A computed fold for an 84-nucleotide RNA from Brevibacillus massiliensis, annotated as c-di-GMP-I riboswitch aptamer.
The sequence is in RNAcentral, with records from MGnify.
Rfam family: c-di-GMP-I riboswitch aptamer. Rfam's curators write: GEMM was predicted in a large-scale screen for bacterial structured RNA regulatory elements.
The source organism's lineage runs through Bacteria, Bacillati, Caryophanales, Paenibacillaceae and Brevibacillus.
RNA sequence: GAUACGGGCAAACUCAUCGAAAGGUGGGGACGCAAAGCCAUGGGUCUGUGGUUCUGACUGAACUAUGAUCGCCAGGUUGCCGAA
Numbered sequence: 001g002a003u004a005c006g007g008g009c010a011a012a013c014u015c016a017u018c019g020a021a022a023g024g025u026g027g028g029g030a031c032g033c034a035a036a037g038c039c040a041u042g043g044g045u046c047u048g049u050g051g052u053u054c055u056g057a058c059u060g061a062a063c064u065a066u067g068a069u070c071g072c073c074a075g076g077u078u079g080c081c082g083a084a
């Protein structure tokens, strides 16, 4: 970062599966993406099994990440091509 080349990834939805959940994995499928490759380091957001507190009590409420999200932002790191 171009009406390039060769390509790559794969949202929603769906089927199966794991998980308390958020969400993940595999198949189908493409909304899009020049890093929509990788990393949870900083921030944000999501969930709340468990823990703490509230409640007369609860199948209730609040807080909380060790869980998740890199297709939320930043940062780190590794790549393909080669016009202006």
Stems, first nucleotide, its partner, number of pairs: 001081001008033002013028006031071001037077003041074003044069003050064005